RNA sequence: CGUACGAAAGGGCAAACUCAUUGAAAGGUGAGGACGCAAAACUAUAGGAGCUAAAGUCUUCCAGACAAAGCUAGCCAGUUACCGAA
Repeated sequence: CGUACGAAAGGGCAAACUCAUUGAAAGGUGAGGACGCAAAACUAUAGGAGCUAAAGUCUUCCAGACAAAGCUAGCCAGUUACCGAA
C1' cells in the first nucleotide's frame, strides 16, 4: 500500500407512524420521528426478483385477465468509498 475483516474513534443515514404535498396506483417529496443499517452511499434499458396497472389489448363486458417505458436500491445484485484494533 492492497485485499479480507469489523473492535475503537469521528461521524453518517433514517423504518414504522403522524402532518402537508404529489401521483391513476404502487410509490415519491418536505417536516417531525427512530426500527434498524459497515456501505441503509450511487446505479432501475447491466442483470435477477417483487409491487402497481392510468392509458392500451383481449374477454364470458361496467367486471376480469395480460402487461411497464411507472415504482421498490432499507430484496438480491453491480460500482464506488471513511477509519484501522485483533